[in-house]
Formats: sequence, C1' cells, structure tokens
RNA sequence: GGCUUCAACAUCCCCGCCGGUUGGGCGUGGCGUAGUUUUCAAACGUCGCGCAGUGAAUCGGCUGGAGCC
Repeated sequence: GGCUUCAACAUCCCCGCCGGUUGGGCGUGGCGUAGUUUUCAAACGUCGCGCAGUGAAUCGGCUGGAGCC
C1' cells in the first nucleotide's frame, strides 16, 4: 500500500463519524379525482418543499481495532 472483517467508546438494548441513492414516516403547498353545489371541511391520488436517533436497504469516504497478502 491492497483486501477482508469488526465497533470498545453510548444515561436499558441497538447505534463509530461525514456525505449520497432508493423506499418509508411526519408536516406543508399546488394540481387532479370524488364530494358539496350556498359555504366550509373531510377523504383518496399525484407533483414539489421542509423536518428527524428514518431501529429500512444500499453506495462512497473517514476514525479506531483484528486478520490476510
């Protein structure tokens, strides 16, 4: 230097750090469907935006161990 593997540290356990991708959650806005048809609201779909220990998957880099070459 390359590869493989692990997370001691943690206010039960799990969770090392940073940044992506896909999917999910919550909030919010537009549009549509439906409904009403006087008005207001609720529901579903869809496209954005925002939030976060997203206990889902995955990728790259890094910290600290172990092993192999």
Description:
The RNA shown here (nadA riboswitch) has 69 nucleotides and comes from a soil metagenome. Its mean pLDDT, the model's own confidence on a scale to 100, is 81. Its Rfam family is "nadA riboswitch". For this family Rfam cites "Structural distinctions between NAD+ riboswitch domains 1 and 2 determine differential folding and ligand binding" (Chen et al., Nucleic Acids Res, 2020).